[in-house]
The prediction has a mean pLDDT of 82. A computed fold for a 73-nucleotide RNA from Prochlorococcus marinus CUG1431, annotated as transfer RNA. It matches the Rfam family "tRNA". Gene Ontology term of the family: triplet codon-amino acid adaptor activity. The family's RNA type in Rfam is transfer RNA. The organism belongs to Prochlorococcus marinus, within Bacteria. The sequence is in RNAcentral, with records from ENA and GtRNAdb. The same sequence occurs in records of 8 taxa.
RNA sequence: GGGGGUGUAGCAAUCUGGUGAAUGCACCAAACUCAUAAUUUGGCUUAGGCGAGUUCGAUCCUCGCCACCCCCA
Numbered sequence: 001g002g003g004g005g006u007g008u009a010g011c012a013a014u015c016u017g018g019u020g021a022a023u024g025c026a027c028c029a030a031a032c033u034c035a036u037a038a039u040u041u042g043g044c045u046u047a048g049g050c051g052a053g054u055u056c057g058a059u060c061c062u063c064g065c066c067a068c069c070c071c072c073a
Base pairs, nucleotide, nucleotide: 001072002071003070004069005068006067007066010025011024012023018056027043028042029041030040031039049065050064051063052062053061
């Protein structure tokens, strides 16, 4: 330098154009317990890398940029 992939909450991760982005772990509170754990209930998070475009509507499609990973040179 060329090609490909990934980027979503504290972590993992669903969602392939249509209201409210599900779920698990973690975290907080309550119940239970002498207490802790486990269990149950509730809560929680400005969550889509950044910008632009297409569209009535974008996490999703297109373009550019950024970060990381892989391959080629």